A computed fold for a 330-nucleotide RNA from a Clostridia bacterium, annotated as Bacterial RNase P class A. The gene name in the source record is rnpB. RNAcentral holds the sequence, with entries from ENA. The coordinates come from a structure-prediction model, not an experiment, and the mean pLDDT is 75.

[in-house]
RNA sequence: CCAAAUAAUCGGACGGUCGCAGGCCGCAAGGCGUGAGGAAAGUCCGGACACCGUAAGGCAGAGUGCCUGCUAACUACAGGUUAAGGCGACUUAAAGGAAAGUGCAACAGAAAUAGACCGCCGACUUAUAGUCGGUAAGGAUGGAAAGGCGAGGUAAGAGCUCACCGUCUUUGCGGUAACGCGAAGAGCCAUGUAAACCCCACUCGGUGCAAGAGAAAACGACAUUAUGCGGUAGCCUGCCGCGUCGGAAAAUCGCUUGAACGCGUCGGCGACGUCGCGUCUAGACAGAUGACCGUCAUAACAGAAUCCGGCUUACAGAUUAUUUGGUAUA
Numbered sequence: 001c002c003a004a005a006u007a008a009u010c011g012g013a014c015g016g017u018c019g020c021a022g023g024c025c026g027c028a029a030g031g032c033g034u035g036a037g038g039a040a041a042g043u044c045c046g047g048a049c050a051c052c053g054u055a056a057g058g059c060a061g062a063g064u065g066c067c068u069g070c071u072a073a074c075u076a077c078a079g080g081u082u083a084a085g086g087c088g089a090c091u092u093a094a095a096g097g098a099a100a101g102u103g104c105a106a107c108a109g110a111a112a113u114a115g116a117c118c119g120c121c122g123a124c125u126u127a128u129a130g131u132c133g134g135u136a137a138g139g140a141u142g143g144a145a146a147g148g149c150g151a152g153g154u155a156a157g158a159g160c161u162c163a164c165c166g167u168c169u170u171u172g173c174g175g176u177a178a179c180g181c182g183a184a185g186a187g188c189c190a191u192g193u194a195a196a197c198c199c200c201a202c203u204c205g206g207u208g209c210a211a212g213a214g215a216a217a218a219c220g221a222c223a224u225u226a227u228g229c230g231g232u233a234g235c236c237u238g239c240c241g242c243g244u245c246g247g248a249a250a251a252u253c254g255c256u257u258g259a260a261c262g263c264g265u266c267g268g269c270g271a272c273g274u275c276g277c278g279u280c281u282a283g284a285c286a287g288a289u290g291a292c293c294g295u296c297a298u299a300a301c302a303g304a305a306u307c308c309g310g311c312u313u314a315c316a317g318a319u320u321a322u323u324u325g326g327u328a329u330a
Base pairs, nucleotide, nucleotide: 001326002325003324004323005322006321007320008319009318010317012296013295014294015293016292017291018290020035021034023032024031025030037301041312042311044310045309046308047307048306049208050207051206052205056237057236058235059234061204062203063202064201065200066080067079068078069077081095082093083092084091085090096199097198101197102196103193104192105191117139118138119135120134121133122132123131124130147165148164150162151161152160166188167186168185169184170183171182172181173180174179212253213252219246220245221244222243228242229241230240231239260279261278262277263276264275266273267272
C1' cells in the first nucleotide's frame, strides 16, 4: 500500500429573528429551563405495573434442549466444548435420545429392515448354448447397498480368521462440567431421518394502558333445586360466595425519578457486579418540537403515545481501534 475480519462512534453544528407544547417562578407584565431515534420500525421474546380473593393440585396445551456463568427475566448476553465452513483472523449451528416403540426413504436398481441383473466357483449335459447348487469379495444403479482397509484362508467367497481403525461394555488421568487424552475386553445392535409422531429433562395462572381508577343509582330480565347457581383462556378436583346479568357520561388520574443515565475506584478473561460523586433530559390526545437569514458541512433509513431489557429488519456517507492474508522468509 492492497484485500479481508471483529467491535464501536457520528448521522447535522453554531449564531440571530419570530412561532408552538408543557414545567417552574411571578398579582400581573413577564422571566428561566426542556422538547423524536439508532433504529422511535417489526410486534418476535422477556418483564415491571394493573385487575381477576386460591394464582393450590392434576390433565390437556405451550416453550426450551451441549456445559458453566450473568441478569428482574428470557429462546437474549458472556466464556468454553463439539461439529461444519474458511489459507487465516473468524463465522454458523433447530447442538438431548435412533440400543423404548411407530412411521417414511420417490425415481433408478435384482434388492432399501433386504437381496441376485452382470459376474465368480462346482456338478450335469454338451458344437454353441442350457439346467441345478454355492457366493455377495468385483461391476452397474443410487444420497445411502449395511462396518472400513490389508493379509491369510477358500472350489469361489464372506469377520470365516488375524492385525489396525470404527462400534459397544468396563475403566485410568485432566477438567466444576460439556468434553479431551489413554487402557483392557467382546466378532459386534444392518443405514439415514425426531425442523416426522414419540421418549426424556427443565420451565410456564390469565388478560392487558383500549389494563385500571373516577363509576354508581333508578330501572329491567333471569334465577332462587344447596344433589343448585356463580367465581380468571379450556376440563376435573379443591376453595370461596349466596344471587347473576344488563344498565349515563365527562373532567381528571394512570403519564414519566427509572431493574435510569454519566464519570471514577475495586473485583472479574468477559457479560456484569460493589462502592463513591454528579445529572433530571418529550408527556401530546386528530395529536406540540416549525419557518426565515448567515457561516460551515457527508446526509441516507426515517416521527414517541405506559415503561424497560434484548432480538430482527432498513440505512447515503464519514470516522476510530485491534487482528488476518498478500506485496515480502523482502